[in-house]
About this RNA: Bacterial RNase P class A from Candidatus Leptofilum proximum, 384 nucleotides, folded computationally.
RNA sequence: CAAGUUGGCUGAGUGAUCGCGGCUGGGCGCUUUUAGCGCCGGGCUGAGGAAAGUCCGCACUCCACAGAGCACGGUGCCGGCUAACAGCCGGGCGGGGUGACCCGACGGAAUAGUGCAACAGAGAGGUGUAUUGCCCCGGCAGUGGCUCCUCCAUUGUCAGGGUGAGGGUGAAACGGUGGUGUAAGAGACCACCGGCAGCGGCAGCAAUGUCGCUGGCCAGGCAAACCCCACCGGGAGCAAGACCAAGCAGGGCGAAGGGGCUGCUCGUCCCGCCAGACGCCCGGGUAGGUCGCACGAGGGUGUUAGUAAUAACACUCCCAGAUAGAUGAUCACUGCGCAGGCUUGCCUGCGACACAGAAUGCGGCUUAUAAGCUGACUUGGCAG
Numbered sequence: 001c002a003a004g005u006u007g008g009c010u011g012a013g014u015g016a017u018c019g020c021g022g023c024u025g026g027g028c029g030c031u032u033u034u035a036g037c038g039c040c041g042g043g044c045u046g047a048g049g050a051a052a053g054u055c056c057g058c059a060c061u062c063c064a065c066a067g068a069g070c071a072c073g074g075u076g077c078c079g080g081c082u083a084a085c086a087g088c089c090g091g092g093c094g095g096g097g098u099g100a101c102c103c104g105a106c107g108g109a110a111u112a113g114u115g116c117a118a119c120a121g122a123g124a125g126g127u128g129u130a131u132u133g134c135c136c137c138g139g140c141a142g143u144g145g146c147u148c149c150u151c152c153a154u155u156g157u158c159a160g161g162g163u164g165a166g167g168g169u170g171a172a173a174c175g176g177u178g179g180u181g182u183a184a185g186a187g188a189c190c191a192c193c194g195g196c197a198g199c200g201g202c203a204g205c206a207a208u209g210u211c212g213c214u215g216g217c218c219a220g221g222c223a224a225a226c227c228c229c230a231c232c233g234g235g236a237g238c239a240a241g242a243c244c245a246a247g248c249a250g251g252g253c254g255a256a257g258g259g260g261c262u263g264c265u266c267g268u269c270c271c272g273c274c275a276g277a278c279g280c281c282c283g284g285g286u287a288g289g290u291c292g293c294a295c296g297a298g299g300g301u302g303u304u305a306g307u308a309a310u311a312a313c314a315c316u317c318c319c320a321g322a323u324a325g326a327u328g329a330u331c332a333c334u335g336c337g338c339a340g341g342c343u344u345g346c347c348u349g350c351g352a353c354a355c356a357g358a359a360u361g362c363g364g365c366u367u368a369u370a371a372g373c374u375g376a377c378u379u380g381g382c383a384g
Stems, first nucleotide, its partner, number of pairs: 001380010012334007020046005026040006048355001052366002055364005060237004072233005077091005092106001093104004107228002113226002115222002132166001133163004138158008175193006194218001196215008241291004250282005257271005298317008335353001336351007
């Protein structure tokens, strides 16, 4: 310098004007006056790294609950972290990459059983397969040994049998090399190698690794298929749930009057007089309101312990709470991107300048994301 791997971070800024949600003082007015309502004006504050998908795990709330088992669902190498997790950190093993690094639900298929395997292929799973090839026996035909028969050798063809090494198909075809053996062959047998299982030694907390001995000759794949083993799991969710409580309806007690025009008198109108207006009280509870609801497994900085995730301690900060749902619009300047121009670092023009947007909260995962900053590492080239 080029190509790449991986982690962290920002994700437009400043000002002005207008508008909106929340909190909180001030002034004025009205009323039923320790209070409430209305108006005016001020101050503070107001989305995210994912607020998203709602896929996991919790907190919180209500309901249910003797105990045990079955069913159902989830998880599944080891150690650690955490409130918990299917999360994170570290390690092991397997696979991919020259490498940094990436991917893996990664228990059990040698014994509990069942199931599945497209296409191709003869055959796709325990005693299964035979297209080509190789070999044996027999029939027929030909040639040769000898002219013919018998016999022997050989070639072709047909039928039967043996075989599973080679070719071929496939993602996958029942270890590899060499030898013995055989009609031809084959772990049929032998040696070595690979792999598997058991036992033991050593290293490690463990997963596991490594070494040695023994065994039988090789036992295929799929368990996010049924299943087996181990562990975990009650249900619903803030529209949870709690409190206050108009109106209407209901119940109890009283009741002959009650109300409007109207401040009073008169007048008039309306509802009533036991099927009872009206008044007081009661319980449940709708509309509506208040709480839940933002001081929390909280954020920042530092120190210490630890490889790390993380934890402890100290200091410091207060950081949206709406309810049909506020968080917006315009202008100016700056930044960024694109295009054009030239005097090559300036000018002009354009740009809803990414993804998106709270609704009980928190920890994760996943997905979307213009533009940009930055740490570590790898491979290749060049120069010293």